[in-house]
Context: one part of a larger RNA
RNA sequence: GAAUGAACGCUGGCGGCGUGCCUAACACAUGCAAGUCGAGCGAGAAAGUCCCCUUCGGGGGGCGAGUAAAGCGGCGCACGGGUGAGUAACGCGUGGGUAACCUACCCUUGAGUGGGGGAUAACCAGCCGAAAGGCUGACUAAUCCCGCAUACGACCGGCAGACACAAGUCUGUCGGGGAAAGAUGGCCUCUGCUUGCAAGCUAUCGCUCUUGGACGGGCCCGCGUUGGAUUAGCUAGUUGGUGAGGUAACGGCUCACCAAGGCGACGAUCGAUAGCGGGUCUGAGAGGAUGAUCCGCCAGACUGGAACUGAGACACGGUCCAGACUCCUACGGGAGGCAGCAGUAGGGAAUUUUCCACAAUGGGGGCAACCCUGAUGGAGCAACGCCGCGUGCAGGAUGAAGGCCUUCGGGUCGUAAACUGCUUUUCUCUGUGACGAUUAUGACAGUAGCAGAGGAAUAAGGAUCGGCUAACUCCGUGCCAGCAGCCGCGGUCAUACGGAGGAUCCAAGCGUUAUCC
Numbered sequence: 001g002a003a004u005g006a007a008c009g010c011u012g013g014c015g016g017c018g019u020g021c022c023u024a025a026c027a028c029a030u031g032c033a034a035g036u037c038g039a040g041c042g043a044g045a046a047a048g049u050c051c052c053c054u055u056c057g058g059g060g061g062g063c064g065a066g067u068a069a070a071g072c073g074g075c076g077c078a079c080g081g082g083u084g085a086g087u088a089a090c091g092c093g094u095g096g097g098u099a100a101c102c103u104a105c106c107c108u109u110g111a112g113u114g115g116g117g118g119a120u121a122a123c124c125a126g127c128c129g130a131a132a133g134g135c136u137g138a139c140u141a142a143u144c145c146c147g148c149a150u151a152c153g154a155c156c157g158g159c160a161g162a163c164a165c166a167a168g169u170c171u172g173u174c175g176g177g178g179a180a181a182g183a184u185g186g187c188c189u190c191u192g193c194u195u196g197c198a199a200g201c202u203a204u205c206g207c208u209c210u211u212g213g214a215c216g217g218g219c220c221c222g223c224g225u226u227g228g229a230u231u232a233g234c235u236a237g238u239u240g241g242u243g244a245g246g247u248a249a250c251g252g253c254u255c256a257c258c259a260a261g262g263c264g265a266c267g268a269u270c271g272a273u274a275g276c277g278g279g280u281c282u283g284a285g286a287g288g289a290u291g292a293u294c295c296g297c298c299a300g301a302c303u304g305g306a307a308c309u310g311a312g313a314c315a316c317g318g319u320c321c322a323g324a325c326u327c328c329u330a331c332g333g334g335a336g337g338c339a340g341c342a343g344u345a346g347g348g349a350a351u352u353u354u355c356c357a358c359a360a361u362g363g364g365g366g367c368a369a370c371c372c373u374g375a376u377g378g379a380g381c382a383a384c385g386c387c388g389c390g391u392g393c394a395g396g397a398u399g400a401a402g403g404c405c406u407u408c409g410g411g412u413c414g415u416a417a418a419c420u421g422c423u424u425u426u427c428u429c430u431g432u433g434a435c436g437a438u439u440a441u442g443a444c445a446g447u448a449g450c451a452g453a454g455g456a457a458u459a460a461g462g463a464u465c466g467g468c469u470a471a472c473u474c475c476g477u478g479c480c481a482g483c484a485g486c487c488g489c490g491g492u493c494a495u496a497c498g499g500a501g502g503a504u505c506c507a508a509g510c511g512u513u514a515u516c517c
Base pairs, nucleotide, nucleotide: 001517003515004514006513007512008511009510010509013389014388015387016386017385018384019382020381021347027344028343030342031341032340035075036074037073040072041071048063049062050061051060052059053058083299084298091225092224093223094222095221096220097219098218101217102216106213107212110209111208112207113206114148116146117145118144124137125136126135127134128133155176156175157174158173159172160171161170162169163168182205183204184203185202186201187200191198192197193196226272228270233263234262235261238260239259240258241257242256243255244254245253275297276296277295278294279290280289281288282287302323303322304321305320306319325336326335327334328333353379355378356377357376361375362373363372364371365370392422393421394420395419402413403412404411405410427454428453429452430451431450432449436444461506462505463504464503465502466487467486468485472501473500474499475498476497482489483488
């Protein structure tokens, strides 16, 4: 000098765009952050209101409404969002491999969707419990569950051939075992009956098996990836083999048996520190430092462990077990997890609103209408940063008054002020008023902008002035009080302390501190 997610001191007019718990991965009150589908299914209220009856207690019926809430079923909840604890590792980066693999939804190829059976929730009845919740009996539906039929492909096995030769790939043939679910709209040409409707036809959305793709992943390998030797030896599933199990898949991944291997001074092991990269800061570069915001990957979700469901999890707002903590309790037992958005306490030098909206972009569900979305779009707070603008412009000498200095002549603040003229960026008020949205739909927002009116009006500070280093005098103090980045100032003549006048440098900032280059 440059830089910062900064903080502190003094000061503070506006706008645009960004950024904002770096500390306790500390604990969390409250609200919200993941639902949706009635075009899969069975069932189905109430308040209120109208009418009728009434022994005035009430009863019945219609609308509300096939609505709400709940239940079965499907898809989603593995995305999106937050954090950086752990991890020195195939975690990340880069380049490859997978003839050792998977992939719901989407696109695409081909073939099908026949005919049966069963249970259960909801509801009802009864019971237990303070609650959370649970038990028993009886009933019922489906795109719920289960057989049967069929099987072009696909899968498994045998044989033959081609290619590769190491597993293997492709083709042909034979055998084996295996699928499915319906819903909605329209129509009467065919079929069934009777006008019209349907078990018929048709369209759409689905369902099953299958081909290829796309998207997304799993696994493996080469190389790179902090410092410590005041850590020198480490290792029994350890290293390899055979066989088996397991997985989507290779593999000590797991197990039985066999062998005795494997790693290490090119630093094993141990202990310390750390998420990694694109990037960011600095620097002419080489390099050094760093990893906030944005993007990619990874990891964990109170702590530890485990599996279930599922195409996908060993699952932040799922389950189970154990632990710590907090809360409720009728003491028997239960409930919870902000490293989501706000917000609270605490820690700290220090870091924001318990805001608006789904209008846009995107995501989930749905044929759709639409619903949900603290993702996102916005607004609010903060000079935290960068950039832009302003706090007037021109004239004006009796160089006014006043301050300060003075050699008492004067010098300086200083065209500075007053005063005169002008302008209106800003500001205030009034009117109008967007783009973002395509036919419709605008949170932002009556915002930005535009027009008119008013009036210099609303707007300057901070640090420094001994040398380095731009800028000097007076007074006070008297090794005191104090200053200080280094050298050093101060003990009665201090340009170095404190005040004043003046000056210098920056400027809505200026200084200080911390850190990196």